[in-house]
RNA sequence: UACUCAUCCAGAGAGGCGGAGGGACCGACCCUUUGAAGCCUCGGCAACCGAAUUUAGUUGGAUCGUUCAGUAGUUGACUGGUUACCUAGUUAACUAUCAAACUACAAAACUAACCUACGGUGCCAACUUCGGCAGGCGCAAGCCUGAUAGAUGAGAG
Numbered sequence: 001u002a003c004u005c006a007u008c009c010a011g012a013g014a015g016g017c018g019g020a021g022g023g024a025c026c027g028a029c030c031c032u033u034u035g036a037a038g039c040c041u042c043g044g045c046a047a048c049c050g051a052a053u054u055u056a057g058u059u060g061g062a063u064c065g066u067u068c069a070g071u072a073g074u075u076g077a078c079u080g081g082u083u084a085c086c087u088a089g090u091u092a093a094c095u096a097u098c099a100a101a102c103u104a105c106a107a108a109a110c111u112a113a114c115c116u117a118c119g120g121u122g123c124c125a126a127c128u129u130c131g132g133c134a135g136g137c138g139c140a141a142g143c144c145u146g147a148u149a150g151a152u153g154a155g156a157g
Base pairs, nucleotide, nucleotide: 001157003155004154005153006152007151008150013042014041015040016039017038021031022030023029025132026131027130028129043124044123045122048120049119050118051116054113055112056111057110058109059108063104065102066101067100070097071096072095073094074093075092076091077090078089079088080087081086128149133146134145135144136143137142
């Protein structure tokens, strides 16, 4: 310095230095030598970002358990072949692996609400002081809505 998103009717000031301006711009209206801007110190407000805590929800699915099927291996039994060795089949147990269903559920992530005020900002006259452009209402004064501009935070250049 251009871009995106969120918020902007709430809240919160003393002291020291300083010495004439300040409230972004323009108009108005204000603040200000009963001391402006700026700087410093201390204090405060708020809760945008980070962090921590709590609760609820969503996602998640490490892991545990149950049921059941398959495959492989080991051992045993039975049957057939066989004198036997051996071999084929069936079956049981165990082990390994693994499909499916069910149950419980950890980490983690996200969302919402509450909370803290530790870190990064911000802020501490007046609604962003009011208006500026457009629309609506109104005789007018004026009011309302949206935009623009501006400020702050976060993000990404």
The RNA shown here (SAM riboswitch aptamer (S box leader)) has 157 nucleotides and comes from an Anaerolineales bacterium. Its Rfam family is "SAM riboswitch aptamer (S box leader)". Clan: SAM clan. The model forms 94% of the base pairs in the Rfam consensus.